A computed fold for a 350-nucleotide part of an RNA from an uncultured bacterium, annotated as small-subunit ribosomal RNA, central domain. The coordinates come from a structure-prediction model, not an experiment, and the mean pLDDT is 88. The RNAcentral record of the full RNA draws on ENA, Greengenes and SILVA.
Context: one part of a larger RNA
RNA sequence: CUGGGUGUAAAGGGAGCGUAGACGGCAUCACAAGUCAGAAGUGAAAAUCCGGGGCUCAACCCCGGAACUGCUUUUGAAACUGUGGAGCUGGAGUGCAGGAGAGGUAAGCGGAAUUCCUAGUGUAGCGGUGAAAUGCGUAGAUAUUAGGAGGAACACCAGUGGCGAAGGCGGCUUACUGGACUGUAACUGACGUCGAGGCUCGAAAGCGUGGGGAGCAAACAGGAUUAGAUACCCUGGUAGUCCACGCCGUAAACGAUGAAUACUAGGUGUUGGGUUUCAUAAGAAGCUCGGUGCCGGCGCAAACGCAUUAAGUAUUCCACCUGGGGAGUACGUUCGCAAGAAUGAAACUC
Repeated sequence: CUGGGUGUAAAGGGAGCGUAGACGGCAUCACAAGUCAGAAGUGAAAAUCCGGGGCUCAACCCCGGAACUGCUUUUGAAACUGUGGAGCUGGAGUGCAGGAGAGGUAAGCGGAAUUCCUAGUGUAGCGGUGAAAUGCGUAGAUAUUAGGAGGAACACCAGUGGCGAAGGCGGCUUACUGGACUGUAACUGACGUCGAGGCUCGAAAGCGUGGGGAGCAAACAGGAUUAGAUACCCUGGUAGUCCACGCCGUAAACGAUGAAUACUAGGUGUUGGGUUUCAUAAGAAGCUCGGUGCCGGCGCAAACGCAUUAAGUAUUCCACCUGGGGAGUACGUUCGCAAGAAUGAAACUC
RNA backbone atom coordinates (compact mmCIF):
# COMPACT_ATOMS: atom_id res chain seq x y z
C1' C A 1 0.00 0.00 0.00
C1' U A 2 -3.90 -3.33 0.20
C1' G A 3 -7.09 -5.22 3.61
C1' G A 4 -9.73 -4.52 8.01
C1' G A 5 -11.79 -1.06 11.14
C1' U A 6 -13.50 3.76 14.31
C1' G A 7 -20.14 3.33 21.32
C1' U A 8 -16.54 0.90 25.54
C1' A A 9 -10.18 -2.36 22.72
C1' A A 10 -6.08 2.48 18.42
C1' A A 11 -9.60 5.48 15.67
C1' G A 12 -15.80 10.44 14.22
C1' G A 13 -13.16 16.49 12.94
C1' G A 14 -16.36 20.71 18.97
C1' A A 15 -20.32 22.56 15.42
C1' G A 16 -22.31 24.81 10.96
C1' C A 17 -22.03 27.10 5.94
C1' G A 18 -19.75 26.14 1.64
C1' U A 19 -15.37 26.12 -2.86
C1' A A 20 -12.82 22.48 -5.79
C1' G A 21 -14.11 17.61 -6.28
C1' A A 22 -16.79 12.79 -5.77
C1' C A 23 -21.67 10.77 -6.26
C1' G A 24 -26.68 11.66 -8.12
C1' G A 25 -34.50 10.83 -9.70
C1' C A 26 -38.23 9.39 -14.03
C1' A A 27 -38.64 9.30 -19.32
C1' U A 28 -37.04 10.66 -24.68
C1' C A 29 -33.90 11.99 -29.04
C1' A A 30 -28.95 12.63 -30.83
C1' C A 31 -23.53 12.07 -30.48
C1' A A 32 -20.01 8.18 -29.66
C1' A A 33 -15.49 10.41 -25.14
C1' G A 34 -15.55 6.07 -21.66
C1' U A 35 -17.45 0.87 -22.78
C1' C A 36 -18.09 -3.61 -26.11
C1' A A 37 -17.22 -6.40 -30.90
C1' G A 38 -14.62 -7.33 -35.80
C1' A A 39 -10.37 -6.28 -39.04
C1' A A 40 -5.39 -4.32 -40.20
C1' G A 41 -0.57 -2.51 -38.59
C1' U A 42 2.77 -2.61 -34.74
C1' G A 43 4.23 -4.84 -30.11
C1' A A 44 13.00 -6.08 -32.25
C1' A A 45 15.98 -10.14 -30.74
C1' A A 46 17.17 -12.57 -26.38
C1' A A 47 14.48 -13.98 -21.83
C1' U A 48 9.53 -16.59 -20.00
C1' C A 49 5.88 -20.80 -21.04
C1' C A 50 4.66 -25.29 -24.16
C1' G A 51 6.43 -29.17 -27.77
C1' G A 52 10.88 -31.15 -29.87
C1' G A 53 16.38 -31.56 -30.74
C1' G A 54 22.23 -31.25 -29.65
C1' C A 55 26.72 -31.64 -26.08
C1' U A 56 27.16 -39.24 -22.03
C1' C A 57 23.25 -36.08 -18.10
C1' A A 58 22.46 -31.24 -16.26
C1' A A 59 23.60 -26.27 -16.50
C1' C A 60 24.22 -24.52 -21.48
C1' C A 61 22.91 -24.27 -26.74
C1' C A 62 19.47 -24.84 -31.15
C1' C A 63 14.45 -25.25 -33.79
C1' G A 64 9.09 -24.55 -33.87
C1' G A 65 4.75 -22.61 -31.51
C1' A A 66 2.29 -19.76 -27.90
C1' A A 67 2.58 -15.36 -25.43
C1' C A 68 3.90 -10.16 -25.41
C1' U A 69 -2.82 -9.08 -21.76
C1' G A 70 -0.20 -2.77 -24.92
C1' C A 71 -0.54 1.15 -28.62
C1' U A 72 -2.30 3.16 -33.41
C1' U A 73 -5.72 3.17 -37.52
C1' U A 74 -10.40 1.62 -39.30
C1' U A 75 -15.56 -0.54 -39.51
C1' G A 76 -19.66 -1.25 -36.37
C1' A A 77 -23.10 -1.59 -31.55
C1' A A 78 -25.77 2.04 -28.25
C1' A A 79 -27.62 -1.21 -22.76
C1' C A 80 -24.75 1.51 -18.99
C1' U A 81 -21.52 6.13 -17.72
C1' G A 82 -20.67 10.81 -20.19
C1' U A 83 -22.04 15.21 -23.39
C1' G A 84 -25.89 18.16 -25.92
C1' G A 85 -31.31 19.17 -27.00
C1' A A 86 -36.37 19.03 -25.60
C1' G A 87 -39.60 17.15 -21.33
C1' C A 88 -41.83 15.08 -16.31
C1' U A 89 -42.86 15.52 -10.83
C1' G A 90 -42.10 11.62 -6.85
C1' G A 91 -36.20 14.39 -4.56
C1' A A 92 -35.32 19.69 -3.35
C1' G A 93 -37.17 24.59 -2.97
C1' U A 94 -40.98 28.72 -3.19
C1' G A 95 -46.03 30.47 -2.18
C1' C A 96 -50.53 30.36 0.88
C1' A A 97 -53.13 29.03 5.84
C1' G A 98 -52.00 27.84 10.87
C1' G A 99 -50.49 26.64 15.87
C1' A A 100 -45.92 25.46 19.49
C1' G A 101 -41.25 26.90 21.75
C1' A A 102 -35.83 28.92 28.29
C1' G A 103 -33.93 29.95 19.70
C1' G A 104 -31.10 34.97 19.19
C1' U A 105 -30.23 40.53 20.03
C1' A A 106 -31.57 45.10 22.57
C1' A A 107 -34.30 48.11 26.03
C1' G A 108 -37.40 48.56 30.25
C1' C A 109 -39.71 46.61 34.69
C1' G A 110 -40.56 43.21 39.22
C1' G A 111 -40.48 40.50 43.87
C1' A A 112 -37.87 37.13 47.45
C1' A A 113 -33.02 36.62 49.65
C1' U A 114 -27.75 37.88 51.13
C1' U A 115 -24.58 42.09 52.45
C1' C A 116 -23.88 47.16 53.89
C1' C A 117 -25.69 52.08 55.90
C1' U A 118 -29.19 55.09 59.12
C1' A A 119 -32.77 55.09 63.12
C1' G A 120 -35.77 52.48 67.08
C1' U A 121 -36.37 48.36 70.81
C1' G A 122 -33.01 45.53 73.70
C1' U A 123 -28.57 43.19 76.67
C1' A A 124 -24.35 39.92 76.91
C1' G A 125 -23.10 37.34 74.27
C1' C A 126 -22.78 36.01 68.85
C1' G A 127 -20.50 32.94 65.39
C1' G A 128 -18.31 28.40 64.27
C1' U A 129 -17.01 22.89 64.98
C1' G A 130 -16.31 16.17 65.68
C1' A A 131 -14.54 19.30 69.68
C1' A A 132 -12.38 24.02 69.61
C1' A A 133 -9.94 28.38 68.45
C1' U A 134 -8.86 32.52 65.25
C1' G A 135 -12.99 36.25 64.29
C1' C A 136 -17.28 39.81 65.82
C1' G A 137 -19.40 42.28 70.46
C1' U A 138 -20.47 47.00 76.48
C1' A A 139 -17.27 52.42 71.33
C1' G A 140 -23.84 48.10 72.34
C1' A A 141 -22.95 43.02 68.49
C1' U A 142 -26.28 38.62 67.58
C1' A A 143 -31.85 39.05 67.62
C1' U A 144 -35.99 42.22 66.10
C1' U A 145 -38.74 46.66 63.62
C1' A A 146 -38.72 50.71 59.99
C1' G A 147 -36.29 53.27 56.05
C1' G A 148 -32.38 53.45 52.40
C1' A A 149 -28.14 51.75 48.99
C1' G A 150 -26.07 48.33 45.67
C1' G A 151 -24.82 44.04 42.86
C1' A A 152 -25.86 39.30 41.22
C1' A A 153 -29.21 35.33 40.43
C1' C A 154 -34.35 34.40 38.98
C1' A A 155 -37.71 29.78 44.26
C1' C A 156 -42.63 27.56 43.02
C1' C A 157 -44.35 26.55 37.74
C1' A A 158 -40.30 22.44 36.15
C1' G A 159 -41.43 17.62 33.42
C1' U A 160 -35.74 11.13 30.68
C1' G A 161 -40.88 18.71 28.97
C1' G A 162 -39.43 22.58 25.04
C1' C A 163 -35.94 25.33 21.59
C1' G A 164 -31.11 25.58 19.12
C1' A A 165 -26.03 23.24 14.21
C1' A A 166 -23.06 22.67 18.33
C1' G A 167 -21.44 25.54 22.52
C1' G A 168 -25.87 26.51 24.96
C1' C A 169 -30.85 28.85 26.39
C1' G A 170 -35.22 29.57 32.30
C1' G A 171 -38.69 36.09 36.43
C1' C A 172 -42.08 39.60 33.42
C1' U A 173 -43.05 43.06 29.22
C1' U A 174 -41.96 45.36 24.53
C1' A A 175 -39.32 45.94 19.76
C1' C A 176 -36.44 43.58 15.95
C1' U A 177 -35.19 38.73 14.19
C1' G A 178 -33.51 33.09 12.75
C1' G A 179 -35.13 28.11 12.31
C1' A A 180 -38.26 23.86 12.66
C1' C A 181 -43.31 21.58 12.35
C1' U A 182 -48.47 20.73 10.40
C1' G A 183 -51.95 21.41 6.43
C1' U A 184 -52.69 22.79 1.29
C1' A A 185 -50.88 21.48 -3.66
C1' A A 186 -50.80 27.31 -6.64
C1' C A 187 -45.44 27.85 -8.61
C1' U A 188 -40.08 26.33 -10.13
C1' G A 189 -38.53 21.76 -12.51
C1' A A 190 -33.24 17.72 -10.24
C1' C A 191 -32.19 23.41 -8.73
C1' G A 192 -29.85 17.41 -4.91
C1' U A 193 -26.21 14.80 -1.15
C1' C A 194 -21.44 14.89 0.92
C1' G A 195 -17.65 18.23 1.23
C1' A A 196 -10.25 18.42 0.91
C1' G A 197 -8.76 23.52 1.53
C1' G A 198 -11.55 28.00 3.24
C1' C A 199 -14.96 31.03 6.21
C1' U A 200 -18.07 31.55 10.54
C1' C A 201 -19.78 30.13 15.46
C1' G A 202 -17.71 27.97 19.72
C1' A A 203 -18.63 26.29 27.80
C1' A A 204 -15.33 27.42 31.63
C1' A A 205 -10.74 29.38 32.70
C1' G A 206 -7.29 33.05 30.86
C1' C A 207 -5.55 37.96 28.41
C1' G A 208 -6.12 43.64 26.92
C1' U A 209 -8.82 48.58 27.78
C1' G A 210 -12.65 50.93 30.60
C1' G A 211 -16.55 50.26 34.16
C1' G A 212 -18.81 47.48 38.31
C1' G A 213 -18.21 44.68 42.77
C1' A A 214 -23.70 42.24 46.95
C1' G A 215 -22.72 37.08 47.52
C1' C A 216 -19.17 33.41 46.35
C1' A A 217 -14.10 32.70 46.02
C1' A A 218 -8.14 30.47 43.27
C1' A A 219 -3.83 33.12 45.55
C1' C A 220 -2.83 34.83 50.44
C1' A A 221 -3.30 35.40 56.11
C1' G A 222 -4.81 33.38 60.62
C1' G A 223 -7.17 29.26 63.75
C1' A A 224 -7.56 24.00 64.18
C1' U A 225 -6.28 18.74 62.93
C1' U A 226 -1.68 16.02 62.51
C1' A A 227 4.44 12.86 63.63
C1' G A 228 4.26 16.69 59.73
C1' A A 229 -0.52 19.20 57.08
C1' U A 230 2.36 24.14 51.97
C1' A A 231 -4.54 19.85 52.43
C1' C A 232 -9.44 18.16 53.89
C1' C A 233 -12.61 21.64 58.64
C1' C A 234 -13.15 26.96 60.52
C1' U A 235 -12.59 32.71 60.42
C1' G A 236 -11.19 36.29 56.97
C1' G A 237 -9.91 37.51 51.93
C1' U A 238 -7.64 39.57 46.50
C1' A A 239 -7.85 38.41 41.35
C1' G A 240 -11.98 36.39 39.13
C1' U A 241 -17.14 35.67 38.80
C1' C A 242 -20.92 40.73 36.37
C1' C A 243 -21.13 44.74 32.00
C1' A A 244 -19.10 46.95 27.15
C1' C A 245 -15.59 46.24 23.27
C1' G A 246 -11.48 43.24 21.46
C1' C A 247 -8.54 38.58 21.83
C1' C A 248 -7.99 33.31 23.05
C1' G A 249 -10.14 28.58 20.27
C1' U A 250 -9.64 24.66 24.01
C1' A A 251 -13.03 20.54 27.29
C1' A A 252 -15.02 13.53 29.55
C1' A A 253 -16.86 20.27 23.42
C1' C A 254 -19.96 12.78 25.31
C1' G A 255 -24.88 9.71 22.75
C1' A A 256 -17.16 8.74 24.29
C1' U A 257 -21.80 6.84 18.35
C1' G A 258 -19.69 12.09 11.27
C1' A A 259 -23.49 13.78 7.48
C1' A A 260 -27.39 12.24 3.92
C1' U A 261 -31.03 8.78 1.73
C1' A A 262 -33.91 4.19 1.46
C1' C A 263 -35.59 -0.32 3.62
C1' U A 264 -36.40 -3.85 7.97
C1' A A 265 -41.85 -7.01 13.96
C1' G A 266 -44.09 -4.83 17.78
C1' G A 267 -45.53 -2.62 22.79
C1' U A 268 -45.86 1.63 26.03
C1' G A 269 -45.16 6.96 27.82
C1' U A 270 -44.62 12.07 26.55
C1' U A 271 -44.52 16.62 23.28
C1' G A 272 -46.17 19.92 18.67
C1' G A 273 -49.77 19.62 14.58
C1' G A 274 -53.61 17.34 11.24
C1' U A 275 -57.80 14.15 10.51
C1' U A 276 -62.02 10.34 11.11
C1' U A 277 -65.73 8.09 14.24
C1' C A 278 -68.47 8.20 18.85
C1' A A 279 -69.96 11.64 22.20
C1' U A 280 -71.16 16.54 22.32
C1' A A 281 -70.28 19.64 28.88
C1' A A 282 -65.35 17.54 29.50
C1' G A 283 -63.59 13.91 26.55
C1' A A 284 -62.85 8.73 24.47
C1' A A 285 -61.25 5.47 20.46
C1' G A 286 -58.65 5.07 15.70
C1' C A 287 -55.46 6.83 11.66
C1' U A 288 -51.44 10.11 10.28
C1' C A 289 -46.86 13.68 10.09
C1' G A 290 -42.64 15.77 13.18
C1' G A 291 -39.80 15.37 17.89
C1' U A 292 -38.31 13.05 22.61
C1' G A 293 -37.95 8.55 26.25
C1' C A 294 -38.43 3.40 27.99
C1' C A 295 -39.06 -1.94 26.81
C1' G A 296 -38.41 -5.63 23.16
C1' G A 297 -37.96 -9.24 18.23
C1' C A 298 -35.16 -10.21 13.60
C1' G A 299 -30.38 -8.97 12.57
C1' C A 300 -25.72 -7.35 14.46
C1' A A 301 -21.90 -7.58 18.37
C1' A A 302 -15.73 -10.18 21.68
C1' A A 303 -19.11 -9.36 25.26
C1' C A 304 -21.66 -5.40 27.47
C1' G A 305 -25.37 -4.16 24.68
C1' C A 306 -27.73 -1.64 19.99
C1' A A 307 -32.35 -2.60 18.04
C1' U A 308 -37.39 2.49 12.68
C1' U A 309 -33.68 8.22 17.21
C1' A A 310 -29.49 1.07 14.89
C1' A A 311 -24.21 -0.29 16.92
C1' G A 312 -29.36 -3.98 11.48
C1' U A 313 -29.51 -4.21 5.70
C1' A A 314 -27.48 -1.13 1.59
C1' U A 315 -25.58 3.29 -1.26
C1' U A 316 -22.75 8.19 -1.51
C1' C A 317 -19.17 11.58 0.54
C1' C A 318 -15.83 13.41 4.33
C1' A A 319 -12.69 12.70 8.79
C1' C A 320 -9.69 9.34 11.44
C1' C A 321 -6.83 4.44 13.22
C1' U A 322 -2.58 0.74 12.24
C1' G A 323 1.53 -2.36 19.31
C1' G A 324 2.95 0.17 24.46
C1' G A 325 6.32 3.95 26.19
C1' G A 326 9.30 8.02 24.39
C1' A A 327 5.00 12.08 23.14
C1' G A 328 0.77 15.23 21.82
C1' U A 329 7.18 15.84 23.48
C1' A A 330 11.49 17.96 20.15
C1' C A 331 12.55 20.66 15.71
C1' G A 332 10.49 23.60 11.84
C1' U A 333 6.23 26.37 10.25
C1' U A 334 1.45 29.08 10.94
C1' C A 335 -1.62 31.72 14.48
C1' G A 336 -1.66 34.54 19.38
C1' C A 337 -0.38 40.60 23.39
C1' A A 338 0.77 36.54 26.43
C1' A A 339 -0.77 32.01 28.31
C1' G A 340 -0.47 28.91 24.65
C1' A A 341 -3.06 26.60 20.24
C1' A A 342 -2.58 23.96 15.46
C1' U A 343 0.53 20.81 12.58
C1' G A 344 3.73 16.89 14.46
C1' A A 345 8.58 13.21 14.32
C1' A A 346 13.00 10.32 15.60
C1' A A 347 16.79 7.99 18.47
C1' C A 348 16.15 4.72 22.33
C1' U A 349 13.31 1.05 24.97
C1' C A 350 9.68 -3.10 26.11

Its Rfam family is "Bacterial small subunit ribosomal RNA". The literature on the family includes a 2001 paper in Science by Yusupov et al., "Crystal structure of the ribosome at 5.5 A resolution".